Record summary
Small-subunit ribosomal RNA from a metagenome, 1515 nucleotides, folded computationally. Model confidence (mean pLDDT): 83 of 100. It matches the Rfam family "Bacterial small subunit ribosomal RNA".
RNA sequence: AGAGUUUGAUCCCGGCUCAGAGCGAACGUUAGCGGCGGGCUUAACACAUGCAAGUCGAACGAGGAAGUUUCCUUCGGGAAGCGAUUAAAGUGGCGAACGGGUGAGUAACACGUGGGUAACGUACCCUUUGGCGCAGGACAACAACUCGAAAGGGUUGCUAAUACUGCAUAAGUCGGUUUUUUCUUCGGGAGAGAUCGGGAAAGGAGGGCUUCGGCUCUCGCCAUAGGAGCGGCUCGCGCCCCAUCAGCUUGAUGGUGAGGUAAUGGCUCACCAUGGCUUAGACGGGUAGCUGGUCUGAGAGGAUGAUCAGUCACACUGGGACUGAGACACGGCCCAGACUCCUACGGGAGGCAACAGUGGGGAAUAUUGGACAAUGGGCGAAAGCCUGAUCCAGCCACGCCGCGUGUGUGAUGAAGGCCUUCGGGUCGUAAAGCACUGUGGGGAGACAGGAAAUGCUGGUGGUUAAUACCCAUCAGUUUUGACCAUCUCCUUAGCAAGCACCGGCUGACUCCGUGCCAGCAGCCGCGGUAAUACGGAGGGUGCGAACGUUGCUCGGAAUUAUUGGGCGUAAAGCGCGUGUAGGCGGUGGACUAAGUCGGGUGUGAAAGCCCUGGGCUCAACCCAGGAAGUGCACUCGAAACUGGUACACUUGAGUACGGGAGAGGGUAGCGGAAUUCCCGGUGUAGAGGUGAAAUUCGUAGAUAUCGGGAGGAACACCAGUGGCGAAGGCGGCUACCUGGACCGAUACUGACGCUGAGACGCGAAAGCGUGGGUAGCAAACAGGAUUAGAUACCCUGGUAGUCCACGCUGUAAACGAUGAGUGCUAGGCGUAGCGGGUAUUGACCCCUGCUGUGCCGGAGCUAACGCGUUAAGCACUCCGCCUGGGGAGUACGGCCGCAAGGCUAAAACUCAAAGGAAUUGACGGGGGCCCGCACAAGCGGUGGAGCAUGUGGUUCAAUUCGACACCGCGCGAAGAACCUUACCUGGGUUGGAAAUCUCCCAAAGCCCCCAGAGAUGGGGAGGUGCCCUUCGGGGAAUGGGAUGUUCAGGUGCUGCAUGGCUGUCGUCAGCUCGUGUCGUGAGAUGUUGGGUUAAGUCCCGCAACGAGCGCAACCCUUGUCAUUAGUUGCUACCAGUUCGGCUGGGCACUCUAGUGAGACUGCCGGUGUUAAACCGGAGGAAGGUGGGGAUGACGUCAAGUCCUCAUGGCCCUUAUGCCCAGGGCUACACACGUGCUACAAUGGCGGCUACAACGGGCUGCGACAUCGUGAGAUGAAGCCAAUCCCUAAAAAGUCGCCUUAGUUCGGAUAGAAGUCUGCAACUCGACUUCUUGAAGUAGGAAUCGCUAGUAAUCGGAGAUCAGAACGCUCCGGUGAAUACGUUCCCGGGCCUUGUACACACCGCCCGUCACACCAUGGAAGUUGGAUGCUCCAGAAGUGGCUGAGCUAACCCCUUUCGGGGGGAGGCAGGUCCCCAAGGAGUGUCUGGUAACUGGGGUGAAGUCGAACCAAGGUA
Repeated sequence: AGAGUUUGAUCCCGGCUCAGAGCGAACGUUAGCGGCGGGCUUAACACAUGCAAGUCGAACGAGGAAGUUUCCUUCGGGAAGCGAUUAAAGUGGCGAACGGGUGAGUAACACGUGGGUAACGUACCCUUUGGCGCAGGACAACAACUCGAAAGGGUUGCUAAUACUGCAUAAGUCGGUUUUUUCUUCGGGAGAGAUCGGGAAAGGAGGGCUUCGGCUCUCGCCAUAGGAGCGGCUCGCGCCCCAUCAGCUUGAUGGUGAGGUAAUGGCUCACCAUGGCUUAGACGGGUAGCUGGUCUGAGAGGAUGAUCAGUCACACUGGGACUGAGACACGGCCCAGACUCCUACGGGAGGCAACAGUGGGGAAUAUUGGACAAUGGGCGAAAGCCUGAUCCAGCCACGCCGCGUGUGUGAUGAAGGCCUUCGGGUCGUAAAGCACUGUGGGGAGACAGGAAAUGCUGGUGGUUAAUACCCAUCAGUUUUGACCAUCUCCUUAGCAAGCACCGGCUGACUCCGUGCCAGCAGCCGCGGUAAUACGGAGGGUGCGAACGUUGCUCGGAAUUAUUGGGCGUAAAGCGCGUGUAGGCGGUGGACUAAGUCGGGUGUGAAAGCCCUGGGCUCAACCCAGGAAGUGCACUCGAAACUGGUACACUUGAGUACGGGAGAGGGUAGCGGAAUUCCCGGUGUAGAGGUGAAAUUCGUAGAUAUCGGGAGGAACACCAGUGGCGAAGGCGGCUACCUGGACCGAUACUGACGCUGAGACGCGAAAGCGUGGGUAGCAAACAGGAUUAGAUACCCUGGUAGUCCACGCUGUAAACGAUGAGUGCUAGGCGUAGCGGGUAUUGACCCCUGCUGUGCCGGAGCUAACGCGUUAAGCACUCCGCCUGGGGAGUACGGCCGCAAGGCUAAAACUCAAAGGAAUUGACGGGGGCCCGCACAAGCGGUGGAGCAUGUGGUUCAAUUCGACACCGCGCGAAGAACCUUACCUGGGUUGGAAAUCUCCCAAAGCCCCCAGAGAUGGGGAGGUGCCCUUCGGGGAAUGGGAUGUUCAGGUGCUGCAUGGCUGUCGUCAGCUCGUGUCGUGAGAUGUUGGGUUAAGUCCCGCAACGAGCGCAACCCUUGUCAUUAGUUGCUACCAGUUCGGCUGGGCACUCUAGUGAGACUGCCGGUGUUAAACCGGAGGAAGGUGGGGAUGACGUCAAGUCCUCAUGGCCCUUAUGCCCAGGGCUACACACGUGCUACAAUGGCGGCUACAACGGGCUGCGACAUCGUGAGAUGAAGCCAAUCCCUAAAAAGUCGCCUUAGUUCGGAUAGAAGUCUGCAACUCGACUUCUUGAAGUAGGAAUCGCUAGUAAUCGGAGAUCAGAACGCUCCGGUGAAUACGUUCCCGGGCCUUGUACACACCGCCCGUCACACCAUGGAAGUUGGAUGCUCCAGAAGUGGCUGAGCUAACCCCUUUCGGGGGGAGGCAGGUCCCCAAGGAGUGUCUGGUAACUGGGGUGAAGUCGAACCAAGGUA
C1' cells in the first nucleotide's frame, strides 16, 4: 500500500466482499510447564447457609464460671485470693455517612473543564489564646409481679457516670445600639473602640513532688482564632438520535415582604405586575450513568466506557423523616405495596446490586478456601480486638509473555505409504543405529526475601521545676509468615503436538471416490464421468500449546469528503420570481482590541500512552524520573487582516434627462380568408373514404357550382437558430391603461450591495365548480373494416372538452435535463437594437463601442460524449440537492385540496449488481453502393403414374450401426445369396483366431477313414531336410502341448476428452501482423475516401509506411503454329497388291508426346484526373482471367466420423472375446427424398446406311467359325496391347408402315420355358424367349437445374465385382432459347445509422392469471405497556394550631418537711396543610395478535398475449 466482483472487451460512476488490528468473549478440535493479569456483558431475577462493623473496663453500675492457692469445716461444704489487663448483657463515648457492590434511573450543573461563594458548613487532626468552680434530679442494667405461642412488652422498686439539668465565671465569641479606619463590583465587606444583653465545661488512669491543703505531668472536656483536608451552593463552555415532536409554560417570569436553610434562591407563602422559553431547536419521544482512558486510524476522526482511578446515582418497589459534624442512611427507623418464611391464626420476621454459594435466565463467566504476616481502616493510652477492605491460595489456555517436547552424527537414500512417462520421484537425515544433554516432569535434601515495627531493658539528647510522663535516637532482648521462589543430588530420551488451509483474491498439488447427487461457499463461484473448489489419502503451506469458526468495533471506505467528494448525460439545480432571518460584502486614513498572533502565570489528579534509567535470569509485568496532555482561566504586549466606532470617497448599486426597438401584460372595438350550417339558383347520379373496402350522404336531388345569410374559433403570406418576458408563455388591425430591458450625455445620492432557510406571489396542458358559448377538432361511446382475436392502429359518425367570465387545482422531458451573483481568461463568422468615426451633397460601403441572440474553435476542463467570454475554464459568495438497485416517490402520520390528487416521506424484505459514455461485432419489417441462375427472361424437369433406390414409421428373434434444415435421405455402401456381417437363433471354445517370453515333445508338410449341420472330435498311413558338433548333443525355422502372469481380444461406451480426415459459409474477397501515429482505455488508423475491377485488382488521395495468409499468376487439360521423333500411328507422292496403308518405300499431312512460340490491354481511336481502367477497332487460331480443372485464407457450426485408422478415460475377460450352421440386413397399411421409364407422330415399329472419344484386358479381353429365336454354348486365332480384343456406337440420315386410339403409345404385373455366374440363386441374383398388357392422355399447392459446345437429347467406357446398376465417375455425338434489367424473394461483400442484443433477433424482454414461500400496509375487534387531565382517597411523617389528659430537675407559694398547689417547659391525644400507594372517569402515545383484505418480493422448465429495445413493425 491494495485486491476480487457489472462487460465480448474498455473507461468511469457505484455498491457488495476480502486481506489488518482489537475483544471481559463464546463454540469446535487439541493440550506439557511457569510468570503476570482477567473472569455474570443476560434476570437492578429470586435467594438456603456461613461470614462482611465494631471497639473502649484508662467514662459507669451490678453480677460472675471452670480451675487453682490458703484458711475454716458439722466433711455436705463455706470464706478469701488468684482466675480478672477476661467473657456475655446494659448505661455512656467514638465509629457505623468510610471501606465493599451495582449501573436500574438520569440528556441533568449528572459529568468534564475553568471560575465564584463578600451567600456557606466542617467531627476526628495540627497550631493560638483562655478555662474545666458549685449543685441537683433521673433512667437502664438488676429485682419482684405480670401479658404474649413467639417477636416483644407492661407495672412497681433500687442505682452509677465523661448520660441529663441548674447556678457561677466570660479573655475571646454571639446579638443590639453607637463612634471610627480601610477596601469596594456601591450591594456590601474587613478592622479598631465604647456600651447593654445572651451563652461553657467532665472527668479518668498512672506517675512525680508535697507543708498532705495541694501542685504538677499526661489523656479527655469547654470556649476562641487560624490551618489542613472534606463538603454544600452557584456560573461560563463542552456533552447522543428523531422536526413523520413546532409551539411550550401558571409558581409559570419578575418584584415587595415574610418564612425556611449551614447558606443564595419561587425553595415556600401572601400581595402586585405579565411575563419567561423557542428553528442557534423550546416542548415531546427514544436511547444512555459521565470522565481519565480503551480499541482503531498516517492524522482528523470513528467506536467504546470491562478490569484500574475520579465522580454521580441506587440499595426488594414507592413515600417519609429521626439521629448525627456529616444520611433523608446497602448489612438503621416508620408507613404503604409485591414476594418469601414462622405462627398456638391473635400476630410476627426478612431484603447478597458485600464475600463465597444456590436456583433461574443464557452461547457464556470461578471456591460456601487461608490469613490479618504485609498495606490500609475503626475503636483503644496501649497491648490488642475487628476488618470476605486487603494480601494470598483454588478453578478456567480467557488474554499477554517466557520455556520445553531433545542435540550432534547418520545414505544400503532401508522398510512402508503416495505418485509415476515404469526410468524413477517424494515423505527423507526424516527413521533405525551411534554419541551426548537434562530445562520441564518424578523422588530426596538444603536455604533466601517479603519483617519494617510494636513491646521490654538500658543509654544519650530534647522537654519540664523534675532524674515523672512524653518525644527523638542508639544498643541489647523477646517474639511476629496466610502464601510463594531459588539451589544441590538421583532418575531416564525416557512422560509432553496439534489445528487450519492448499480454484482466484492468498502462501501451498497430485491420486482415488462421487457424478447438478452428496456436498462446499467470505466474494466471484465449484459439482451434470477425467473436480488442484465436494469426501478421503499422500504431499505441501501457515501458525504453534494452540489453531480455526462465529459475533462485535475501527480500518481499508475519499462509501457523509473539516483535512478530503459531488450534482449537462451516472444518484443529485427547487418550474419561476419577490423578499424576511441568516451568511457574505468596494476605496482611504484614524481610534479600538472582540476575533487573530506572541510572551508569562495557574491549572490540566494519579494510573495509562511516549522517552530515559532501574528491578524480577529475559520478556510480559513492576518501580523512579522526564516529556506530553493540541484545553480552560488570568495577565502583559502587537495591530497587518476580520469585526466595532466615527469621518471621508466613487468605481458597486441607484435616481433624474434625452432617444429609439419589441408577438411583454390588461381592457375595448374592428377586419378579411377558410370550414360548417341555413335559404335560393344551375345541374344529375353518384359522392365520400381506403392498401382495398364498408359503415355514411344522395333521385325527398347529394357531390360540384353561383348568389345571399348565420355563427363560432383561429389569425395564411410577412416569419427569420428574428423579437419580448423571471419562468409558464406571447403572433390579424386600432385605441387606451401599464411593467421591464437597452443606448447616449451630464448631474445627483454615497455601499444604499449579493444570496436567500421559512414566507408570499406567478405558474403549460389536462382536470374540478357555477354560468354562458359551441363553427371546426375531438377522449368516452357507436358503427364499418383489419385480424387467430383487435375493447387498437385505418374509416364514418360523435359527447365531454377545447372558447368566454369568475373561482379552484399547482403539476410536466415546467429541459440548456446546466441555481443566482461578481471578476478574470485566444480568436473567427453571422444576426437584432442603439450609438461613434473617416469620407460624401446624400445614400450605400468601410472601421469601431455597448447590450442581446447563434454557429465554429484555442488553452483549460471532462469517464467519455462534449463545454469552450452566453463555460461544463480559473476563483470567490450564498442557497437547493445527492450517497447501490428494487421495495417506493409507496405505506403510516401531518399539512393543503370540492374531488382527482399534491407536498413532506420511511421500514421489513430482496439482489450483487443497477447505471453512464465510448469500442468491436451481430442484428434491423434502417439507409447507400455492389455481386451471384438470386430474381426476371427462357429451356427442361420434380411434385400426379408404374418401377428402382434411400429414409422415416411400423413389424420382427433380428430386421446391425451411423448420417437429420440448407450442410441427412442412389449418403458411409466403387456393388448384403454364403462370405462380407458388426444383428438374431442354435451348437461349440477359454491364454484364446493372430503377437511376445519360458519349458517339453515333434522337423515341416502331405494323404486317407469315421461321427457330426458344421465348427470340432477320434483314428490311421507315410516321411525326412538346414547349420554347428567333442557325435553325447545343441541351434534356426515350423507344428503341437503345458505353466502361467505380464497379457491378447472387443465394429463395447464417450466425436461433448482427442488426433487425422471431411462437409458448409465459399473460390465469397476477405483475414491479419510489424513499426509509427491517435486514444486514459477497449480500440482506431493502415483496410476508410474518389475512381476501377471477377478480385483488399489496380490507380489517385490520405498519419501512415511496409509485410504476411488469401485474389491473380506459376501446374494440368483443351484451342493455333513451329520444331524434334516416326512404331504398333499416317499415306500426299512412287511401286506392288489378294484392293484391306495390305506390302516395299516415305514421315509431307493426320496423329502421338517431348521441347518451344503465341495473348501482354502490346498497337490505334475515344472516354477518363496526363492515372488505373473502360469502350470501340485492327491484326490474330485465340482478346481482355480464351474454355475447363486442380488449388479452399483467418475462422464459424462442441457440424460429421471412436464402425477406415490412431488414441485418453471407462466397461467386458469361460465373455460385450473367438469359431460354426441357419436366419436377418431384401419384412410392408403407410409417408418423404433421389432417379429410371412413360404418357407418344420432333413419335413408335421394321429395313437399309454413316460418323466418335475416353478407357479396360492373363483367374483376363476373346476375333472368327458352328449351334441356339435369344440369353448363351462349343471350338478357337490374336493380344501383357497406338499392334489383338472389348468395339455394334446411338441419336442423325434414308425407305416403308402406323394416323390420335389407352393405340403397333406405355411397359408394370403375372404364367411358362430357359441361359449364365457361383459349394449353393428357396428366403434373396442378373439376363433370354413366348404369353400376359396395369397405371399413365403432361401432373394441385409448391419446387429444382441450367447463360454455350452450356441446357436438352443420344449412345459409349470404367471402378466395385464370381455374379448382380435405372446409381456413381468419366467419354464423345447432335445441339438450342433467353438475359429489358436489379423494384422485389434468397444468399453474400463494403460503408453508414440505431440498439436495452454479445448463447449475439431462433436475441432481449413486459404485464395479468395459476401454484409455493416470505416480509409488510389496512382492518370489526381483542390484549399489554407508558403517560396527560379531572375527581375520590389519604398511611407514615415534618410543620402549624390545640392540648380540659400526663409531667422528676428550674421558678413561686405552702408544709405536719413525707409532701401539696401554681407557673415555665415538655409529652400523649386531637385537628389542619402537604403527600405515597390505591380507586373511578376520560384522553393521548406505543407494542402484540386477528376473520378478511391490499399491493410487494422471491421461485429450471405453467397459461395468455406481444408492450419495450431496430423506423421493434402505429417513432